This is a predicted structure of a 355-nucleotide RNA (Bacterial RNase P class A) from Thiothrix caldifontis.
[in-house]
RNA sequence: AGAGCUGAUCGGGCAAUCGCUGUUUCCUGUGCAAGCAGGGGGUGGAGGAAAGUCCGGGCUCCAUAGGGUAGAACGCCAGGUAACGCCUGGGCAGCGUGAGCUGACGGAAAGUGCAACAGAAAGUAAACCGCCUUUGAGUCCGCUUAAAGGUAAGGGUGAAAGGGUGCGGUAAGAGCGCACCGCAUCGCUGGCAACAGUCGAUGGCACGGCAAACCCCGUUCGGAGCAAGACCAAAUAGGGAUGCAUUGGUGUGACCCGCACUGCAUCCGGGUAGGUUGCUAGAGGUGUACGGCGACGUACAUCCCAGAUGAAUGAUUGUCCAUGACAGAACCCGGCUUACAGAUCAGCUCUAUCU
Numbered sequence: 001a002g003a004g005c006u007g008a009u010c011g012g013g014c015a016a017u018c019g020c021u022g023u024u025u026c027c028u029g030u031g032c033a034a035g036c037a038g039g040g041g042g043u044g045g046a047g048g049a050a051a052g053u054c055c056g057g058g059c060u061c062c063a064u065a066g067g068g069u070a071g072a073a074c075g076c077c078a079g080g081u082a083a084c085g086c087c088u089g090g091g092c093a094g095c096g097u098g099a100g101c102u103g104a105c106g107g108a109a110a111g112u113g114c115a116a117c118a119g120a121a122a123g124u125a126a127a128c129c130g131c132c133u134u135u136g137a138g139u140c141c142g143c144u145u146a147a148a149g150g151u152a153a154g155g156g157u158g159a160a161a162g163g164g165u166g167c168g169g170u171a172a173g174a175g176c177g178c179a180c181c182g183c184a185u186c187g188c189u190g191g192c193a194a195c196a197g198u199c200g201a202u203g204g205c206a207c208g209g210c211a212a213a214c215c216c217c218g219u220u221c222g223g224a225g226c227a228a229g230a231c232c233a234a235a236u237a238g239g240g241a242u243g244c245a246u247u248g249g250u251g252u253g254a255c256c257c258g259c260a261c262u263g264c265a266u267c268c269g270g271g272u273a274g275g276u277u278g279c280u281a282g283a284g285g286u287g288u289a290c291g292g293c294g295a296c297g298u299a300c301a302u303c304c305c306a307g308a309u310g311a312a313u314g315a316u317u318g319u320c321c322a323u324g325a326c327a328g329a330a331c332c333c334g335g336c337u338u339a340c341a342g343a344u345c346a347g348c349u350c351u352a353u354c355u
């Protein structure tokens, strides 16, 4: 100097004028009052993803709410958390020179199933070319050919051919035997564990892969949702028809049992849909100290940071500048995923050059 990896921050600022809205206070008008309307002052007013509606909860209701079957999700170990399919650390596997990144990571010796084409043969399979032995025939004496038997070391096909390399042995070969490596079982050592080992012993050694195939195993799991729910006011027709009915029916995922209750379902017709609340002080933010590798926890201090309801934060001017991307809360919170112009900071890796 360049190229990368990981983590974090910002997401236009400042000033002026007019405008919108929450809250608080003062004044004016009206009213018996509650309240309603208007004006002045103080103060607050969209995000890192508010998006997706994908997970987990808080809260409300069913509701007094239990057990099982099916179903679904997760799946290495240890922790964090209110909880999770999230996060942190570690292990193993794969990719990368590396910093690092990714993992749908329990079980193939319970069973079933799948692997096109090629190839002789794709799971306890297999002989195409080849190698060797015996017998017969021919012979140019090099060999050729037929039958029988042995073989899987060599070659070919394939993603993969039934452990690998070497030596010995054999008619030719083969774990047939041996050495080393690999594999299996047991033990020892380290580690909470997953696992690891230039460790030891035994064994010639289980038939490889795929479970993001069915399956087996382990753990977890009521539902609906702020348009939940509660209160006030107002209006109407406590209407009509049909079906089932206590051996029944209804009850917020399916089915069964249990439990509770005693009517339930469908269609036609009529009225209202206005207001208040839920609605923002929280599993809250920030700072410091301590503990921990870390996620995070504990203690102390400090702060209040949107609550709209056909839907509030907009417009203009000047200036600085990065010339402005993705994009707007609707009960709330913890995550994950996706989109994103540009700017800034810190740590680490590799390359080149100089000292």
Stems, first nucleotide, its partner, number of pairs: 001351010012320007020045011047326001051337002054335005059225004066257004071221005076090005091105001092103004106216002111214002113210002128155002130151009163181006182205001183203005188197003229277004239268006248262004284303008
About this RNA
The sequence was found by an Rfam model in a public genome assembly. The organism belongs to Thiothrix, within Bacteria.